About this RNA
Transfer RNA from a marine eukaryotic metagenome, 65 nucleotides, folded computationally. Model confidence (mean pLDDT): 82 of 100. Rfam family: tRNA. The family's RNA type in Rfam is transfer RNA. Rfam links the family to the GO term triplet codon-amino acid adaptor activity. The sequence is in RNAcentral, with records from MGnify.
RNA sequence: CCGUAGCUCAAUGGUAGAGCAUCUGCCUUGUAAGCAGAAGGUUGGGGGUUCAAGUCCCUCUGGUG
Numbered sequence: 001c002c003g004u005a006g007c008u009c010a011a012u013g014g015u016a017g018a019g020c021a022u023c024u025g026c027c028u029u030g031u032a033a034g035c036a037g038a039a040g041g042u043u044g045g046g047g048g049u050u051c052a053a054g055u056c057c058c059u060c061u062g063g064u065g
Stems, first nucleotide, its partner, number of pairs: 001063003006020004014051001022038005044060005
């Protein structure tokens, strides 16, 4: 310094999202591509502040320098 979906990453303290991947359908002789849709998250663990925390504070833990 970092930890958020399987992977790579977003997210002014106010409904957690995108791309890729996966699944279903359309299209195609077939596959890929393309189009439409769906599913997928105890936001590393615990505690605190706050009406409200991924975000602020403390602590632990893992990774990197």